Annotation:
Predicted 3D model of a 1505-nucleotide RNA (small-subunit ribosomal RNA) from a Cytophagales bacterium. RNAcentral holds the sequence, with entries from SILVA. It matches the Rfam family "Bacterial small subunit ribosomal RNA". Gene Ontology terms of the family: structural constituent of ribosome and ribosome. Taxonomically the source falls in Cytophagales (Bacteria, Pseudomonadati, Bacteroidota, Cytophagia).
[in-house]
């Protein structure tokens, strides 16, 4: 630094996530050693027990305790006295308990930071200077005697002392009062006076100090006050009575409403007051490129806090963590009467929680308290111990060393690849551990002692003593590779593959997304990759995020411009001169704490970690400068701007008048049956006379033509003619102001329709509603009526696609054109032309834009204001508040949930969109299916099986081009198990097999005869043993190979160059032409490739070559006839070559291609007819059952082998086809003409028999020679006369042939004899364009035989019709629309059911902090005070005022539950429609009213998106 994810793809917008860093962690796994450093983030929860504050005997009374002296007593080692001494308990007295240390409850504040100031303050101890300590006094603890109590404790009476305490003197520069004088912005300060007020003092002692008292100053500490900075919420807007100020007192240390009295009536607030949440604040951290963002552990400063609330005293300081007083809630004692306690100090304990340690030694260092000092406290502090929290550091071994070993995994498996120099194995080292020895530094002071100097403080030297840590660190030595590696990942982000199990199951997943039987994504393994004494998850911030955007973003369409104006504040703002210096600028000084981060140097062996230097610190306050620019002040100016004068211009407005068509309704005439409406109708209307006409008359509403991307208006809007009032904009001229200006938050005013209220008013249209249709319904769409409303006054709503989806105002910045309006100038005389200014519109340079597109009316450059946006849904919804009669309307969220939602434009496909074409697609013929019967295949249903695939087209007389067995693959039963078959190797053997018998239903099995070959190398079979079996079991969605389809449609690409930011487009588009992306011509496009064509094959003509089995014209022989002979090659035929056609020719159209022409010519004419030939895909189409083939499966079977029996079933339905239903026919006689084929396990001629199927004979022929072989429709005699029949044949019964081991199931065929439906087939629907179509028969391959009326082929007879492309269907191309891309069999909405989740309301309900009102009120403080008391100063007591707390009360404000309801959100396969995306089948959409199961419908205005 990026990267992943919206799409078929593409570019933006957008939000998600992910890669770093970090962490007082926590959680899993694993764990050698060190060094530094950190360790309740939660319950400010409650806390056993131990310790954290004492110290002075050089203040004092004094002597319980211990020690030493002395004494006494004696039991001879005890006991007693004795303050004598060391010391010292509790006591008075001093100083310290306000430091240290803990904690973040509270606090949005001068609380903190940062500057300042106090002229308004204070400060023990410390340092400096002055000046003093003279007198007197009375208690008083303690001890000693008592009292109450259970204790805490209270008490009474004696007595005693102080550096305790009162008094009295003296003192100043202290203190009050009042004068000069200098400064000073300044309530004051200084320097001098005067006068008046009031107040000191403590001593101890080793005599050398040392405390004391007062002043000044200093230093240290602290008060206080002020600028300026310091969370969110306006869905919190209006707060406050001591509230703001004043005057006077009172009270502080000191200022102040700090407290009272009185007097004003301020005061604070949209620059956010007041409320309400939430939070100790900074140095700092931690990310970040930085600006920032997060954060406030450990350390440092500050603030606040010590069970909770309140209050004071003490003192130099507290409103005092380890003092006190009161309430108060807890715990705990207890004789029940009454007391005692506060770990948020160290340790530690329960409890909370994902978590966070020892009830440690030490006072040796360092500091702090008292002290003269020794010393004495110290949980402060130094150390130790726990814990991978971090963060450094080092180790787990080094070198050789392929047989590249074994196991392991993988594999294309006789092998190769990996683990892998890894290991064994050889040599070396010894860091860390173990074990033995030495063994610090941290000690510097100070203390004891001697000595020196020195007037005194005081200073040097010796020397002695003093370490918790710790026998620790370090060091040296033995032995020995010995004592030491795992977590995580491996699908893309993101380093780093492969096997195995599982089979949308377990599971995984940060996000995309992974698993449905070949998973690099789950689980195991192997192997890799990262880190490494660690490695993962998880939580949290930053950062990636330019995703809140100062730096550094947006607002036509993506989220965003207010519906439009006037205008307050508030931002900005023309020229020129002057002056200030407030913004600004640059120097100078103060600060800016240490730490910490940087830079360097230096200490631990290195580092982390520590010191030392030094640099920086954007900030802020002071000072003296400069003054261009912004301010402020003044003075001038005329271009911004506005006034005047003079024209013009307009559906601008607002009132009032008139008008003519049409409408509709009345009245009267004419007139007769319909009208009216529609896609088609129908209800309406009509013989009581309507539609239709004429004539009158009345009503109302809206103004035809002109009219126009033409005009005015700010926007909403505004159109018949006039008037009479406002009003606007333009132009021109430059008299006149002299900058008056742009914007514009709140605010105030206008705002289409619809709606709402009141009162007219209603022709016409017309929501609801009512009726007819349509529909599967139709609560739409069409109709036929028809209320509100529409109109009109007067008030209210205040929204709309209120739209250019585009704020407003200036200024620059190319050009062309066409318009409105006014002006000028020239021509000419009312017109053109031409310049200019103001507007409407088109098209474009440059820029901009994702990209459409925008382009002097900017979406381009640039300034000023202003409004608005931050991912989609919940949602403009809930709540609240405002407004409104209401209808709503404004302001405007979260919870949940999703990973996208979106914009542009690209390629598709698709459109009940456009456009051009083509096809047996339609139409236009002929013939058919669909009805019947029957074959035949297919569902289905049966069955022991009814084997198994094909299933819209593109399955279904389809695979099967031939199921009785065999096939066969299925059932059933009976058998085999290296197996039915083949191959290799090695053993045995001479068989194996064939005959016979037997058993059996065969397979098989038992038994009996018989048995090679050989050039001796072997061969050949068999057994037996192994190695390869087998398998029509699954998977056609793992596959090749094959194939259908679109579709013989004309498309499908690529190369190069151009254009696009890209996807992609051009090229393949146009304009003509083709059967054709066929060919022309054009053109940023020029070429090419697979397709089309052609080139191959048959066939239509001709020649030429060559003549047997073909053929026979001439010549010859011949015969009842016959190419039969012999001959021939003319001719047909055969089968090789070869020519023939190319729009060549002509004529007209065309630029050309081409077309067109009954045109020549020609067999053949515009592709001469047919065939094979199938682009780049498409359907996960078909097939694992042709085969081939991965995997997975079965192996005495799902594999082989037999026998039977199924594929042949049958209430049913479809699909394809025969054969009919007759006379264009049947039936019997006669008789003509093919083509392509087949044939030795054939094909048969020809004779015999049989009615016949066929059966016995016999001959040709391996085939242009023989045959099969009769071609049939046809032609021609004859008969039936319209009949269920001389029509049509199922079906059934008999009797036969034939084929075959075998015709029962379940074969064809003959013959008799029966003689069914069918009388031309309903919606619908197939083929076919000419040798086609109908017909008519022939052949074949399968095949032992046939269920063939199938299939493939062959020929024979031979039509009909085509205006023509509007419709049906497929289909090319172009265009357009899209919200589709699994591509319309798409996509998507909304009720309703169903499950789960969070919200709103909701009668009440608990609860919670905060104010207020009132009652009550401790302890304290202040106020008073006639009572008691004290000499006194005072104090009891009583009382007033003040207050925690407590109690009652009424709203309010947050939170929980809540019967029961509202919507909403998510959720593979629920239910009704089909709202919307295409014209979406009624164009969609906003506003707004009414209706309706829902989507929605309709009315009215608007908008194109």
């Nucleotide at each position: 630094a990026g990267a992943g994810u919206u799409u078929g793809a593409u570019c933006c917008u957008g939000g998600c996530u992910c890669a770093g860093g970090a962490u007082g962690a926590a959680c899993g796994c694993u764990a050698g050693c060190g060094g530094c450093a950190g360790g309740c983030c939660u319950a400010a929860u409650a806390c056993a027990u131990g310790c954290a504050a004492g110290u002075c005997g050089a203040g004092g009374g004094g002597u319980a305790a211990c020690a030493u002296g002395a004494g006494a007593g004696c039991u001879u080692g005890c006991u007693c006295u004795u303050g004598a001494u060391g010391a010292c308990g509790a006591c008075c007295g001093g100083c310290g308990g306000a430091c240290g240390g803990g904690u973040g409850c509270g606090u949005a504040a001068c609380g903190c930071g940062u500057a300042u100031g106090c002229a308004a303050c204070c400060u023990a101890c410390c340092u400096a200077g002055a000046a003093c300590a003279a007198g007197g006094g009375g208690a008083u603890a303690g001890c000693c005697c008592g009292u109450g109590g259970a204790a805490a404790c209270a008490u009474g009476g004696a007595u005693u002392a102080a550096u305790a305490c009162c008094u009295u003197a003296u003192a100043a520069u202290a203190u009050u009062u009042u004068g000069a004088g200098u400064c000073a912005g300044a309530a004051g300060a200084c320097u001098u006076g005067a006068u008046u007020u009031u107040g000191a003092a403590a001593g101890a002692u080793u005599u050398a100090u040392u405390g004391g008292u007062u002043u000044u100053a200093g230093a240290u500490g602290g008060g206080c006050a002020u600028g300026c900075g310091u969370a969110u919420g306006a869905u919190u807007a209006g707060u406050u009575a001591g509230u703001u100020g004043g005057u006077g007192a009172g009270g502080u240390a000191a200022c102040g409403g700090c407290u009272c009295a009185c007097c004003a009536a301020g005061a604070c607030g949209a620059u956010g007051a007041u409320c309400a949440u939430u939070a100790g604040g900074g140095g700092g951290u931690c990310u970040g490129a930085g600006a920032g963002g997060a954060u406030g552990a450990u350390c440092c400063c500050c603030c606040a806090c010590a069970c909770u609330g309140g209050c004071a005293c003490u003192g130099a300081g507290a409103u005092a963590c380890g003092g006190g007083c009161c309430a108060g809630a807890c715990u705990c004692c207890u004789a029940c009467g009454g007391g005692a306690g506060g770990c948020a100090g160290c340790a530690g304990u329960a409890g909370g929680g994902a978590a966070u340690a020892u009830u440690g030694g030490u006072c040796a260092a360092u500091g702090g308290a008292g002290g003269c000092a020794a010393c004495u406290c110290u949980g402060a502090a130094c150390c130790a111990g726990c814990c991978a929290u971090g963060c450094c550091g080092c180790g787990u071994g080094c070198a050789g060393g392929a047989a590249g070993a074994c196991a392991g995994c993988c594999u294309u498996c006789u092998g190769g690849g990996u683990u892998g120099u890894a290991a064994a194995c050889u040599g070396c080292u010894u860091u860390u551990g173990a074990c033995a020895g030495g063994g610090a530094a941290g000690a510097a002071a100070g203390u004891g002692a001697a000595c020196c100097a020195u007037g005194c403080g005081u200073g040097g030297u010796u020397u002695u003593u003093u370490g918790a840590c710790g026998g620790u660190a370090c060091c040296u030595g033995u032995a020995g590779a010995a004592u030491a590696a795992g977590c995580a990942c491996c699908g893309g982000c993101u380093a780093a593959c492969u096997c195995c199990g599982u089979g949308c199951c377990a599971g995984c997943a940060g996000c995309c997304g992974c698993g449905g039987u070949a998973a690099u994504a789950c689980g195991g393994a192997g192997g890799g990759u990262g880190c490494a004494a660690g490695c993962g998850u998880u939580g949290u911030c930053c950062g990636g995020a330019u995703u809140u955007a100062u730096u550094g973003g947006g607002u036509u369409u993506a989220a965003a411009g207010g519906g439009u104006g006037c205008g307050u504040a508030g931002g900005c703002g023309g020229g020129c001169c002057u002056a200030u210096a407030a913004g600004u600028c640059a120097g100078u000084g103060g600060u800016g704490a240490a730490a910490u981060a940087c830079u360097u140097c230096a200490g631990c062996u290195u580092a982390a970690c520590u010191g030392g230097a030094g640099a920086g610190g954007u900030g802020c306050c002071a000072u003296a400068g400069a003054u261009a620019c912004u301010g402020u002040a003044g003075g001038c100016c005329u271009u911004g701007a506005g006034u005047g004068a003079a024209a013009u211009u307009g559906a601008a407005g607002u009132a009032g008048g008139c008008g003519g068509a049409a409408u509709u309704g009345a009245u009267g005439g004419u007139g007769u049956a319909g009208c009216g409406g529609u896609g088609a109708a129908a209800u309406g209307c009509a013989u009581a006379g309507a539609u239709a006409u004429c004539a009158u008359c009345a009503a109302g509403a809206a103004c035809a033509c002109c009219g126009a991307u033409a005009g005015c208006g700010a926007a909403g809007g505004c159109a018949g003619c006039u008037u009479a009032c406002u009003u606007a904009g333009u132009u021109u001229c430059a008299a006149c102001u002299g900058a008056c200006g742009c914007u514009g938050a709140u605010g105030c005013a206008c705002g289409a329709a619809a709606g709402c209220g009141u009162g007219g008013g209603g022709a016409g249209c017309g929501a609801a509603c009512a009726g007819g249709a349509u529909u599967a319904g139709a609560u739409a769409c069409c109709c036929u009526g028809g209320u509100a409303g529409u109109c009109c006054a007067c008030g209210c709503c205040g929204u709309a696609a209120a739209c250019g989806a585009u704020g407003a105002u200036u200024a620059c910045u190319c050009g062309c054109u066409g318009u409105u309006g006014g002006c000028g100038a020239u021509a000419u005389a009312u017109u053109a032309c031409u310049g200019u200014c103001a507007g409407c519109g088109g098209c474009c340079a440059a820029g901009c834009g994702a990209a459409a597109g925008c382009g002097u009316u900017a979406a381009g450059u640039a300034a000023u204001c202003c409004a608005c946006c931050u991912g989609g849904g919940g949602a403009g919804u809930a709540c609240g508040c405002u407004g409104g009669c209401a209808a709503c309307a404004g302001u405007g969220a979260a919870a949940c949930u999703c990973a996208a939602a979106g914009g542009a434009a690209u390629u598709g496909a698709c459109g009940g969109g456009g456009g051009u074409c083509c096809g047996c697609a339609c139409a236009a013929g002929c013939g058919g299916u669909g009805g019947a019967g029957c074959a035949u295949g297919u569902g289905g249903u049966u069955u022991a099986a009814u084997u198994c695939g094909a299933u819209g087209a593109u399955a279904c007389g389809c695979g099967a081009g031939g199921a009785a067995c065999c096939u066969u693959a299925c059932c059933u039963g009976g058998g085999c198990u290296c197996g039915a078959a083949u191959g290799g190797u090695a053993u045995a053997u001479g068989a194996c097999g064939u005959a016979u018998a037997c058993a059996g239903a065969a397979a098989u099995g038992u038994a009996u005869a018989u048995u090679c070959c050989u050039u001796c190398g072997g061969g050949c079979a068999u057994u037996u043993a192994u190695c390869a079996a087998g398998g029509u079991g699954c998977u056609g969605c793992a596959u090749g190979g094959c194939u259908g389809u679109c579709g013989u449609c004309a498309g499908c690409u690529c190369g190069u160059g151009c254009c696009g930011u890209g996807a992609g487009g051009u090229g393949u588009u146009g304009g003509g032409u083709u059967a054709a992306g066929u060919c022309c011509c054009g053109c940023a496009a020029c070429g090419a490739g697979c397709g089309c064509a052609a080139c191959c094959c048959c066939u239509a003509u001709u020649c030429u070559u060559a003549g047997u089995u073909g053929c026979c014209a001439u010549c010859a022989g011949g015969u009842u006839a016959a190419g039969c002979u012999g001959g021939g090659g003319a001719c047909u035929c055969u089968a090789a070559g070869a020519a023939g056609a190319c729009u060549g020719c002509c004529u007209g159209c065309g630029c050309a291609a081409g077309c067109a022409g009954a045109g020549a010519g020609g067999a053949a004419g515009g592709a001469g007819g047919g065939g094979a030939c199938g682009a780049c895909g498409u359907c996960a189409a078909g097939u694992c059952a042709u085969c081939a083939u991965g995997g997975c499966c079965c192996u005495u079977a799902c594999g082989c082998c037999c026998a039977g029996g199924g594929c042949u079933a049958c209430a049913c339905a479809c699909g394809u086809g025969c054969u009919a239903c007759a006379a264009u026919g049947g039936a019997g006689g006669g008789u003509a003409c093919a083509g392509a084929g087949g044939g030795u396990a054939g094909c048969u001629a020809c004779c015999u028999g049989g009615u016949a199927a066929c059966a016995g004979g016999a001959u040709g022929c391996c085939a242009a020679u023989c045959u099969c072989a009769a071609a049939a429709a046809g032609c021609u005699c004859u008969u039936c006369a319209c009949a269920g029949u001389u029509c049509g044949g199922a079906u059934u019964g008999a009797g036969g042939u034939c084929u075959g081991c075998a015709a029962c199931u379940c074969g064809a065929c003959c013959u008799c004899a029966u003689g069914a439906a069918g009388u031309u087939g309903g919606a619908a629907u197939c083929g076919c364009u000419a040798g086609u179509a109908a017909u008519c028969g022939c052949a074949u391959a399968u095949c032992a035989g046939c269920a063939a009326u199938g299939a493939u082929g062959c020929g024979g007879u031979g039509a009909a019709u085509a205006c023509g492309u509007u419709c049906c269907c497929g289909g090319a191309c172009c265009u357009u629309g899209u919200a589709c891309a699994c591509a319309c069999c798409g996509c998507c909405c909304g009720u309703c059911a169903a499950g789960c989740c969070a919200u709103g309301g909701g009668a009440g309900u608990u609860g919670g902090g905060a104010g207020g009102a009132c009652c009550u009120g401790a302890a304290g403080a202040u106020g008073g005070u006639u009572g008691c008391u004290g000499u006194a100063a005072g104090g009891c007591g009583c009382u007033g005022u003040u207050u925690a707390g407590g109690g009652u009360u009424a709203a309010a404000c947050c939170a929980g539950c809540g019967a029961c309801u509202g919507g909403g959100g998510c959720u593979a396969a629920g239910u009704c429609g089909u709202a919307a995306c295409a014209a979406g089948g009624u164009a969609g959409c906003c506003g707004u009213a009414c209706c309706g199961g829902a989507a929605g419908g309709u009315g009215u205005g608007g908008c194109u998106g």